[in-house]
Context: one part of a larger RNA
Parts: sequence; C1' cells; structure tokens
RNA sequence: CCCUCGUUAAGGAACUAGGCAAAAUAGAUCCGUAACUUCGGGAGAAGGAUCGCCCCUGGUGGUGAAAUUUUUACUAAUCGAGCUGCUGGGGGCCGCAGAGAAAUGGCUCUAUCGACUGUUUAACAAAAACACAGGUCUGUGCUAACGCGUAAGCGGAUGUAUACGGGCUGACGCCUGCCCAGUGCCGGAAGGUUAACCCAGUGAACGGCGGCCGUAACUAUAACGGUCCUAAGGUAGCGAAAUUCCUUGUCGGGUAAGUUCCGACCCGCACGAAUGGAGUAACGACGGGGGCACUGUCUCAACGAGGGACCCG
Repeated sequence: CCCUCGUUAAGGAACUAGGCAAAAUAGAUCCGUAACUUCGGGAGAAGGAUCGCCCCUGGUGGUGAAAUUUUUACUAAUCGAGCUGCUGGGGGCCGCAGAGAAAUGGCUCUAUCGACUGUUUAACAAAAACACAGGUCUGUGCUAACGCGUAAGCGGAUGUAUACGGGCUGACGCCUGCCCAGUGCCGGAAGGUUAACCCAGUGAACGGCGGCCGUAACUAUAACGGUCCUAAGGUAGCGAAAUUCCUUGUCGGGUAAGUUCCGACCCGCACGAAUGGAGUAACGACGGGGGCACUGUCUCAACGAGGGACCCG
C1' cells in the first nucleotide's frame, strides 16, 4: 500500500452525476394516526409510552390426582388438588443499558410515466418496454373464417356469432372534434365492360387538420373586416412538457445562493383526442426534486483486527 472488518473529537451531505456506500430504523403490547380515496384503502401512516428479576394477589382457559356419592361391575356425578396457557393489580431489587445476544421496516412531501399482480433482452438493459382485464373496428353461417400440410388429413372445436380469427387501444371516471380530395376497403339496378374507368359510402381504415393584409378615443392588442388557397383548416383538454430550437423564456415558490424541481403564463421552432386526449385512489428493486432522522460520503484523517503484498529462511 491492497482486501475484509471494528471504533472515532467537533461538524453532519459541506462528498458526489446521484446520500453510491455506510449509519440509522427494527420485536411485542398499549395509545395515537393526515391529505386524498374507486370507501376496499392510504396505515405498521406519522408520532409516542411500556418491556428484566423477586414476593404477594385477582380473572379466565386446558388437563384433571385423591376423596365422596352411585353401581354387582363397567360407569356416571360431585368436589376440585397439582401442573399448565393467556391476561390484570400491588410491593420490592439490580445494572450505563431489561425486545440486555442474534435475527429483525428508516420515515416523509411533491410532481412525471405506467392503472394494478405479472412478463422480458439465459451471460452488460427489469424499464416508462411486453402482457393485462376493459374498449372498439373488422372477418367468419359451419366442410366457418384462419392456420399447418404436396396430399390424405389435423388444429380452430367434439366449439357455433354472448362463438372463433385478425387489427388497434389499454383499469376506472370525464371525453374522443373537422376532413372521403389522394390511398385502402365495402357497395353499385345508370354508362361502359377484358382490364382500366365511372358513381356512392367508409376515419377507434392509411392519413390530413392554412397563408397574407387591415381594424377599437394613450399605447398595446384585435372580438371585427378583406383577400388567396384547401378535402378540411386543430374543437375539448393540455402546454418551455419523457415534446420548447431560441432557453438558464418570464413571473411566483423553495435555498444565503437553484441550468434541476414545483405552481403559473402561452410567443405550441415542432401537443392534441383509441399511432387515443386530459385526470386519477392504490401499486412500482422505475426515473426527477425537497425535507426529517442518521452517519468516516466529506472537512481530514487516525487507530485497531484478520488476510495479502513485502523481507528472511
């Protein structure tokens, strides 16, 4: 010096990407327990008190000796000792310490994502990814659709539309706007017919959801007007967001000081409604921010133990 441990003055996260690691918490009984909530939860919330041993004494449960009564006997009944489980009351004793060792939850506030329990990259990823119950669209009338097989045949299913296959979404509550021009799909008694065409429907089908100019009696802004284009010009809700380039936007909160965080604003480079929108109790070895407790993480290192390294043999 390295590894694995133990202890540490004062301080207590100043360490660090980050409290990583360590410390702290821990059992039982009693008291007590908030917001919120789908009324089940949240909850062991949080936060407290007590706990050993000896003596005396009470309650209750288990077992049930001896004795007495009954009986011919077996037996039954009464009484209830002793032992023992649980749970109270009073008095006393000892130590620094009584859950005396070991084992044995740290807690809390806030917002994101995903409802949840589950599943996954065997051997760098366990997650916000997959699945999920639920929702919806679509196919399928039974020799079903669909899948496997050259076929026979088999699965679907010894099922029959409250069934089965496929796609998307993903509990629940509130909702899910406009566009059928293009592509796809479904339909078509007209025209045409080989096909292509043509007509109409269809968005929880693939997808899409504008620009410029002017205008109010301070200014600013523009409810309003004009014009061009379009199939239609983004509704509700949300918004510097897991999405915001400019950007550490601006304001407020938290800090002595905050590129993160929380609440607002809206100028959305480039949110937006089942490629779902926006909420949400509970849940999470998920990720962000704050606090309490606690500590060798640190200021700043020291000492001790064991095993190495090293020296001699």